[in-house]
RNA sequence: AGGCAGCCGCGCUAUCGCAAGAUAUCGAGGAAAGUCCGGGCUCCACGAAACAAAGGUGGCGGGUAACGCCCGCCGGGUGCCGGCUUUCGGGCCGGCAUUCAGGGAAAGUGCCACAGAGAGUAUACCGCCGAUGGACCCUAAAGGUCACAGGCAAGGGUGAAAGGGUGCGGCAAGAGCGCACCGGGGCUCUGGCAACAGCGUCCGCAUGGCAAACCCCACCUGGAGCAAGGCCAAAUAGGGGCCUCGCGUUCGCCCUAGGGUGGGCAGGAGCGUUUCGCUCCGAGAGGCCCGGGUUGGCUGCUUGAGCCGCUCAGCAAUGGGCGGCCUAGACGAAUGGCUGCCACCGCGCGGCCGGUCCCGCAAGGGAUACCGCGUGCGGAGACAGAACCCGGCUUAUGAU
Numbered sequence: 001a002g003g004c005a006g007c008c009g010c011g012c013u014a015u016c017g018c019a020a021g022a023u024a025u026c027g028a029g030g031a032a033a034g035u036c037c038g039g040g041c042u043c044c045a046c047g048a049a050a051c052a053a054a055g056g057u058g059g060c061g062g063g064u065a066a067c068g069c070c071c072g073c074c075g076g077g078u079g080c081c082g083g084c085u086u087u088c089g090g091g092c093c094g095g096c097a098u099u100c101a102g103g104g105a106a107a108g109u110g111c112c113a114c115a116g117a118g119a120g121u122a123u124a125c126c127g128c129c130g131a132u133g134g135a136c137c138c139u140a141a142a143g144g145u146c147a148c149a150g151g152c153a154a155g156g157g158u159g160a161a162a163g164g165g166u167g168c169g170g171c172a173a174g175a176g177c178g179c180a181c182c183g184g185g186g187c188u189c190u191g192g193c194a195a196c197a198g199c200g201u202c203c204g205c206a207u208g209g210c211a212a213a214c215c216c217c218a219c220c221u222g223g224a225g226c227a228a229g230g231c232c233a234a235a236u237a238g239g240g241g242c243c244u245c246g247c248g249u250u251c252g253c254c255c256u257a258g259g260g261u262g263g264g265c266a267g268g269a270g271c272g273u274u275u276c277g278c279u280c281c282g283a284g285a286g287g288c289c290c291g292g293g294u295u296g297g298c299u300g301c302u303u304g305a306g307c308c309g310c311u312c313a314g315c316a317a318u319g320g321g322c323g324g325c326c327u328a329g330a331c332g333a334a335u336g337g338c339u340g341c342c343a344c345c346g347c348g349c350g351g352c353c354g355g356u357c358c359c360g361c362a363a364g365g366g367a368u369a370c371c372g373c374g375u376g377c378g379g380a381g382a383c384a385g386a387a388c389c390c391g392g393c394u395u396a397u398g399a400u
Stems, first nucleotide, its partner, number of pairs: 002342007010027002013024004029383001033394002036392005041225004054221005059073005074102001075100011103216002108214002110210003125156002127152003132149002134146004164182006183205001184203004189198003229299004239290007248265008267281006306325008344379007353372003356367004
């Protein structure tokens, strides 16, 4: 995330009105979105605490109702700039920007593709050496050749990664093998609330990476969600209680007085034209009350970790104080449109508008490219749409 005014339209509420309606106030967002985190509120579960499981978080300090959010700081990576230094490869220091799933890899397990000799108790392909031992040549001795035993890990090569880096010494060749500087680790001290930083000293350096693999450590977490939840309650149907009326006859069986069940006769209804046959019914009906409940209505519902201004504390996030304000609450769901002015963008015009520029010693004259000013015409406006409410994050999007 256009502003103001007028007109028309829509929604809630209030007032008036029998009603139709009239009047007045107010009327979407920075994301109302995704529903990814954190809460309020409501119901359910739960004696407390601890442990386990599962999930989540992970430098330190602060902020907050809380957070995985925010602020400040520390540390690492990357880029740029500057300074110092250099054996010209680089190294160190500082600043700025950006980024980090930034606890633990000497608790254990696991993995490290391809390439490569070797990928973890590191290795030896090319290579270097062959001092020592061996073979051979020449031998008086010295020496030389081979590369067999063997030594090495500097150089090459593979790789994302090969057991610190540079230089000097050293050596047969080499190597922290020795030394200097840099890097790394342990300890002490100092500074800091802390992460951590710095001085000193010791250690030639001793355990490569991955925890966004299992795992370990510390801390956090009960579940469901406004369709939560609460209240009212019609007709019809069904449930329960009470009252009134009614509930043929006979035989058998079962149990518990009284009921249940089966058959015959009598009774009623239906179908087939009738005799007759078949099927069904044979105990409930009416009134009153109670509770549940579909649908419906009311509520929850918008005054809240609220907004604005001033001020104080703080580097900041944020917090305190004072004053003012009420700013959607709909439920198939309102919040829109037109016109005018201003603002924005583009083009043009105006020099009898201000700068600016040109000529001129000056007075003054000229120009309108640029900045503004005035004026005319034209134009654009995205993403999107509250639904219980807040704090964040992320995503969408116009302009600057």
Molecule: Bacterial RNase P class A
Organism: uncultured Erythrobacter sp.